[in-house]
């Protein structure tokens, strides 16, 4: 450098971070914006601990 499994680190336990898309909450008469989400699903990066 590549690759495989990961989240060790957290004021109980879970939860590395940023972001795309999906759904679903809240606001509304609706809708659209907005704010959200211990939901799924990609990306990209840190980080651990193995193979090359």
């Nucleotide at each position: 450098g590549c690759u495989u499994u990961c989240a060790a680190c957290a004021u109980c336990c879970c939860c590395g971070u940023c972001u795309g898309c999906u759904g679903c909450c809240u606001c509304c008469a609706a809708a659209a914006a907005a704010g959200g989400c211990g939901a799924g699903u990609g990306g990209a990066c840190u980080g651990a601990a193995g193979g090359c």

Notes
This is a predicted structure of a 52-nucleotide RNA (nadA riboswitch) from an Acidobacteriaceae bacterium. Its Rfam family is "nadA riboswitch". The family's RNA type in Rfam is small RNA. The coordinates come from a structure-prediction model, not an experiment, and the mean pLDDT is 82. Lineage of the source: Bacteria > Pseudomonadati > Acidobacteriota > Terriglobia > Acidobacteriaceae. Of the family's consensus pairs, 100% are formed in the model.